This is a predicted structure of a 408-nucleotide RNA (Bacterial RNase P class A) from Allobranchiibius sp. CTAmp26.
Of the family's consensus pairs, 96% are formed in the model.
Rfam family: Bacterial RNase P class A. The family's RNA type in Rfam is ribozyme.
The sequence was found by an Rfam model in a public genome assembly.

RNA sequence: CGAGCUGGCCAGGCGGCCGCGUCGGGCACCCGCAGGGGUGCUCGCCGAGGAACGUCCGGACUCCACAGGGCAGGGUGAUGGCUAACGGCCACCCGGGGUGACCCGCGGGAAAGUGCCACAGAAAACAGACCGCCGUCGUCGGUGCGGAAGGGCUUCGGCCCUGCCGCGGCGCGACGGUAAGGGUGAAACGGUGGUGUAAGAGACCACCAGCGUGCCGGGUGACCGGCGCGGCUCGGUAAACCCCACCCGGAGCAAGACCAGACAGCAUGCGUUCGAGGGCGGCCCGCCCGAGCAUGCGGGUAGGUCGCUCGAGGCCGUCGGCAACGACGGCCCUAGAUGGAUGGUCGCCACGGCGCCGCCGGCAACAGCGGCGCCGGACAGAAUCCGGCGUACCGGCCAGCUCGUCCA
Numbered sequence: 001c002g003a004g005c006u007g008g009c010c011a012g013g014c015g016g017c018c019g020c021g022u023c024g025g026g027c028a029c030c031c032g033c034a035g036g037g038g039u040g041c042u043c044g045c046c047g048a049g050g051a052a053c054g055u056c057c058g059g060a061c062u063c064c065a066c067a068g069g070g071c072a073g074g075g076u077g078a079u080g081g082c083u084a085a086c087g088g089c090c091a092c093c094c095g096g097g098g099u100g101a102c103c104c105g106c107g108g109g110a111a112a113g114u115g116c117c118a119c120a121g122a123a124a125a126c127a128g129a130c131c132g133c134c135g136u137c138g139u140c141g142g143u144g145c146g147g148a149a150g151g152g153c154u155u156c157g158g159c160c161c162u163g164c165c166g167c168g169g170c171g172c173g174a175c176g177g178u179a180a181g182g183g184u185g186a187a188a189c190g191g192u193g194g195u196g197u198a199a200g201a202g203a204c205c206a207c208c209a210g211c212g213u214g215c216c217g218g219g220u221g222a223c224c225g226g227c228g229c230g231g232c233u234c235g236g237u238a239a240a241c242c243c244c245a246c247c248c249g250g251a252g253c254a255a256g257a258c259c260a261g262a263c264a265g266c267a268u269g270c271g272u273u274c275g276a277g278g279g280c281g282g283c284c285c286g287c288c289c290g291a292g293c294a295u296g297c298g299g300g301u302a303g304g305u306c307g308c309u310c311g312a313g314g315c316c317g318u319c320g321g322c323a324a325c326g327a328c329g330g331c332c333c334u335a336g337a338u339g340g341a342u343g344g345u346c347g348c349c350a351c352g353g354c355g356c357c358g359c360c361g362g363c364a365a366c367a368g369c370g371g372c373g374c375c376g377g378a379c380a381g382a383a384u385c386c387g388g389c390g391u392a393c394c395g396g397c398c399a400g401c402u403c404g405u406c407c408a
Base pairs, nucleotide, nucleotide: 001404002403003402004401005400006399007398008397009396010395012349013348014347015346016345017344018343020047021046023044024043025042026041027040028039029038030037031036049379053390054389056388057387058386059385060384061252062251063250064249068285069284070283071282073248074247075246076245077244079091080090081089082088093107094105095104096103097102108243109242113241114240115237116236117235130182131181132178133177134176135175136174137173138172140171141170143168144167145166146165147164149162150161151160152159153158190208191207192206193205194204195203209233211230212229213228214227215226216225217224218223256306257305258304259303265297266296267295268294269293270292277289278288279287313332314331315330316329317328318327319326320325351376352375353374354373355372356371357370358369359368
């Protein structure tokens, strides 16, 4: 200097003018017996987010239920920690990716069972012979060597022909052995080297990997390492069904509580201890409550107050811990609306983009610095609150680490 990895932070700043919301103070006026209420003016504190989005998890809080058992259903899935809890976070183990910093994991079980692995291939789970290798037998074709017999020729050295026998070899066919070599495939029932064999093969041997197992060492643990023994080796897939282990009441601030006010009931069915209906995750059993319940038609109300923001809260420091985080001490109060508030405008500065000019530098270009002009502001807005996760996002800043190149 370039390229990356991980974590954290910000989300324009300042000022003027006008305009909003809650709360508090002051003044004035009005109402009221009083507490107090209303209106106007004025002053002051505070006033959207890192995701407020998604509604995917977990809770706090509120209400219903709790007497139990069972079935179905759902969630999670290495180990150890953190936390109120979680499917979250931290560390670490194993596996995978990357040169690396680091990142990823639907991480228990394939020997309980079922299913699937296209095409290709002989064969895809206790499977299998396409090419090939070996052996035996047979027949035919033709071949090499040798032998004897017959015939012909002879220059007497021998040559040629015919069938037969023996040995070997090539091709073909049948039977048997083989899974080492080759081929197919994502994957082929261990790998390398040897012994052995008719040819081979863990058939046997040495080493290695894997599996099972005994012991030792390290670690809280998942696991890791070492030394032996053994049979030789027993695919993959559960993010397929499934099996195993652990966990699981429901509904939700439109929860729920209070106040004010208004109205209108009727019909049908079932039921009143021989029990309708109810006990709000589904079903069954059981238990408890129980005189009304269910359906339809019709009427009234939709107002106000609380819940409502002090919290598993924020910030700073010290200590403990690899860390997540925890303990202690100190400081702080930071929206609470309800057709639903924080906006508009002007100026300066900052940031970003584009263009032009100048300086530096130099062959030129790029980078850097300065000036001028124009333009611009991502994703997106509380509504009970909190801890996470996921998604969206213009631009900037900080810290640490890795790799490459160059210089000293």